[in-house]
RNA sequence: GCCACCGUAGCACAGCCUGGUAGUGCGAUUGCCUUGUAAGCAAUAGGUCGAGGGUUCAAAUCCCUUCGGUGGCU
Numbered sequence: 001g002c003c004a005c006c007g008u009a010g011c012a013c014a015g016c017c018u019g020g021u022a023g024u025g026c027g028a029u030u031g032c033c034u035u036g037u038a039a040g041c042a043a044u045a046g047g048u049c050g051a052g053g054g055u056u057c058a059a060a061u062c063c064c065u066u067c068g069g070u071g072g073c074u
Base pairs, nucleotide, nucleotide: 001073002072003071004070005069006068007067010026011025012024013023020057028044029043030042031041032040050066051065052064053063054062
């Protein structure tokens, strides 16, 4: 230098192909339960979907540019 994949909640990830309410598990907080803790049960909070732009009635999803990471080729 070229190519491919990855980037979504504090952590690990799904959703993307085929555009239509942003989700799961763990964690956190609160409550119930307990003599108390853990476990269990219930609820709640937490997201500019790496960044910018474009297309569209509507973009995590499609297109372009760009940043970071991993791998491969030279």